[in-house]
Context: one part of a larger RNA
Molecule: small-subunit ribosomal RNA, 5' domain
Organism: uncultured bacterium
RNA sequence: AACGAACGCUGGCGGCAGGCCUAACACAUGCAAGUCGAACGAGAAGCUUCUUCGGAAGUGGACAGUGGCAGACGGGUGAGUAACGCGUGGGGAUCUGCCCAGAGGUUCGGGACAACCAUUGGAAACGAUGGCUAAUACCGGAUAAGCCCGCAAGGGGAAAGAUUUAUCGCCUUUGGAUGAACCCGCGUAGGAUUAGCUAGUUGGUGAGGUAAUGGCUCACCAAGGCGACGAUCUUUAGCUGGUCUGAGAGGAUGAUCAGCCACAUUGGGACUGAGACACGGCCCAGACUCCUACGGGAGGCAGCAGUGGGGAAUAUUGCGCAAUGGGGGAAACCCUGACGCAGCCAUGCCGCGUGAGUGACGAAGGCCUUAGGGUUGUAAAGCUCUUUCGCUAGGGAAGAUAAUGACGGUACCUAGUAAAGAAGCCCCGGCUAACUCCGUGCCAGCAGCCGCGGUAAUACGGAGGGGGCUAGCGUUGUUC
Numbered sequence: 001a002a003c004g005a006a007c008g009c010u011g012g013c014g015g016c017a018g019g020c021c022u023a024a025c026a027c028a029u030g031c032a033a034g035u036c037g038a039a040c041g042a043g044a045a046g047c048u049u050c051u052u053c054g055g056a057a058g059u060g061g062a063c064a065g066u067g068g069c070a071g072a073c074g075g076g077u078g079a080g081u082a083a084c085g086c087g088u089g090g091g092g093a094u095c096u097g098c099c100c101a102g103a104g105g106u107u108c109g110g111g112a113c114a115a116c117c118a119u120u121g122g123a124a125a126c127g128a129u130g131g132c133u134a135a136u137a138c139c140g141g142a143u144a145a146g147c148c149c150g151c152a153a154g155g156g157g158a159a160a161g162a163u164u165u166a167u168c169g170c171c172u173u174u175g176g177a178u179g180a181a182c183c184c185g186c187g188u189a190g191g192a193u194u195a196g197c198u199a200g201u202u203g204g205u206g207a208g209g210u211a212a213u214g215g216c217u218c219a220c221c222a223a224g225g226c227g228a229c230g231a232u233c234u235u236u237a238g239c240u241g242g243u244c245u246g247a248g249a250g251g252a253u254g255a256u257c258a259g260c261c262a263c264a265u266u267g268g269g270a271c272u273g274a275g276a277c278a279c280g281g282c283c284c285a286g287a288c289u290c291c292u293a294c295g296g297g298a299g300g301c302a303g304c305a306g307u308g309g310g311g312a313a314u315a316u317u318g319c320g321c322a323a324u325g326g327g328g329g330a331a332a333c334c335c336u337g338a339c340g341c342a343g344c345c346a347u348g349c350c351g352c353g354u355g356a357g358u359g360a361c362g363a364a365g366g367c368c369u370u371a372g373g374g375u376u377g378u379a380a381a382g383c384u385c386u387u388u389c390g391c392u393a394g395g396g397a398a399g400a401u402a403a404u405g406a407c408g409g410u411a412c413c414u415a416g417u418a419a420a421g422a423a424g425c426c427c428c429g430g431c432u433a434a435c436u437c438c439g440u441g442c443c444a445g446c447a448g449c450c451g452c453g454g455u456a457a458u459a460c461g462g463a464g465g466g467g468g469c470u471a472g473c474g475u476u477g478u479u480c
Stems, first nucleotide, its partner, number of pairs: 001479003005476005012352006018345002020310001025308003029305003034069003039066002046059005076263003085188007094180002099176008107141004116131006147156003161168003189235003196226003201223008238260004242253004265286005288299004316342001318341003324338001325336004355385004365376004389421001390417006399407001424469005429450003435464005445452002
């Protein structure tokens, strides 16, 4: 000098920031990812008309369902990882939904399955059987400029429609943009009281596999590969931009913000998809918790709040989608604990205030005293002023663009009010700014180091006085 700090005493206001560093411990409750009727069938309530009063038609569009896109982003955490994980600079054997640009196409058919209806199983979760049905769901035929395979001949492969008629889509292909995957050089902790390690191991041939190179996997062949320039083993650790300190070199560190990585109760696995081996998807196994009719089921806060626990220690079960951004939709709009705000906390930084001027016979009181006086001290009182902040009342934004403002009757402006509501903490032996009295008597105690205290203690405790900082001041911890 610094801090994501804590503790003690104290505490007026505002702005801006920050706020589980410990148990990646367990979690009640609510919310955090939906949306599209301009893809599709069916269609409740309500409303209107007609009615033989049974109902019918129209409108309407809820709740579910099929289908599409999004749930791979955004948000959290740092357990693991000493590694091509990260940083930096390169490389070629790759993919890329939505988006942009270019070229070409959008033809003919078919059979189902949900929803629904009927029957039925189960305590529940959830099913079973039969029947009906639509589509931008699924399947087949045709066509093929370009595309794929092939030396060639030749072979292979596509589409989907919707409505308000203006568009939005769909298929093939080329290029781009963006994103992603892979490989390499160099850099990136401690320990030798770890010296040898390695059989898919190292290389080759062939095959498989992948979007793609490759022992990535497999068969065969060879016997290699790494290592004192530290292999292997072990301990610790997310990495970086940065942050703190320092004149710098360096040292320490990696909260907030940003980039990358890894993880999502523990372990394993794949499915779907342009993209996952997927935090709020699926399956299996383990531990734990809950429900049960005992047959069987349900769950995963390292999302936002919140609870228990741990701890020296870290906040509200708040408001709003008004702004910015994201998903869906042609749009209206819907969703969004991202985000914008508010609440709590002196946790930090910055700013402001707690009054100003005058006032000596130097009041009173306190303390000291050589008893003369000195000091507290212009300090107070008194007199004259001011009103920042606060409080009361009135007005009242920008942020939004024609409309839409959570914040918020907030910021700000005006008027009023009365010195009125607002000062503490540590220290005073030396280092180190600041001294006397009383009490105590190696006791009680102090202490960062040296050291104080055993009867005049500037070092303990109190008082008066003084010094320092100030809404803070000290102590402890850690780093330089």